[in-house]
RNA sequence: CUGACGAACUCCGGAGAAUUCCAACAAGAUUGGAUGCCGAAGGUGCAAAGGGGCUCUGCCCCCGAAUCUCUCAGGCAAAAGGACGGAGGUAAUGAG
Numbered sequence: 001c002u003g004a005c006g007a008a009c010u011c012c013g014g015a016g017a018a019u020u021c022c023a024a025c026a027a028g029a030u031u032g033g034a035u036g037c038c039g040a041a042g043g044u045g046c047a048a049a050g051g052g053g054c055u056c057u058g059c060c061c062c063c064g065a066a067u068c069u070c071u072c073a074g075g076c077a078a079a080a081g082g083a084c085g086g087a088g089g090u091a092a093u094g095a096g
Stems, first nucleotide, its partner, number of pairs: 001096002004093001009088005018035001020034005025028001036076003042072001043070001045068001050063004054058001
């Protein structure tokens, strides 16, 4: 220098579930409480999948993903947030 890959970052898209009940006064999509519900921030859990270890064969020990699971957290108008996807692309990495 060339062309890859590509965190972070920027832009675009982006679901679900309460216009429930009670109380208060500041009369607001307010605050507090109750009940119900949702899963796509984050977090929990895990296999006779797989991998590793040992005092090595012991239904031993460790690691072990997800949009699955739980619902701790979060959420149930809009906004915000939002897994994930797309585009751009810095650093890093590796190639010539």
The prediction has a mean pLDDT of 79.
The RNA shown here (Glycine riboswitch aptamer) has 96 nucleotides.
It matches the Rfam family "Glycine riboswitch aptamer". Rfam links the family to the GO term glycine biosynthetic process.
It was read from a public genome assembly, where an Rfam model found it.